Transfer RNA from Nodosilineales cyanobacterium CENA648, 72 nucleotides, folded computationally. Its Rfam family is "tRNA". Rfam describes the family as follows. Transfer RNA (tRNA) molecules are approximately 80 nucleotides in length. It is annotated as a transfer RNA. The coordinates come from a structure-prediction model, not an experiment, and the mean pLDDT is 82. The organism belongs to Nodosilineales, within Bacteria.
RNA sequence: UGCCCUAUAGCUCAAUGGCAGAGCGAUCGCCUGUUAAGCGAGAGGUUGCAGGUUCAAGUCCUGCUAGGGCAG
Numbered sequence: 001u002g003c004c005c006u007a008u009a010g011c012u013c014a015a016u017g018g019c020a021g022a023g024c025g026a027u028c029g030c031c032u033g034u035u036a037a038g039c040g041a042g043a044g045g046u047u048g049c050a051g052g053u054u055c056a057a058g059u060c061c062u063g064c065u066a067g068g069g070c071a072g
Stems, first nucleotide, its partner, number of pairs: 001071007010024004018055001027041004048064005
């Protein structure tokens, strides 16, 4: 310098262009003499940043940033 992959909740990851979800964690409740375990509930998101396409973008296109890989 060029090419490829990744970026979504606190963490690990889903989501066919059409309401952003799960598990774990945290919080609250139930259970228990108490804690843990177990059960349940509700919360938690500018989908890395900036643009573009579209009636509609996490998803498609362009640039940038960060991480990883390959080539030189």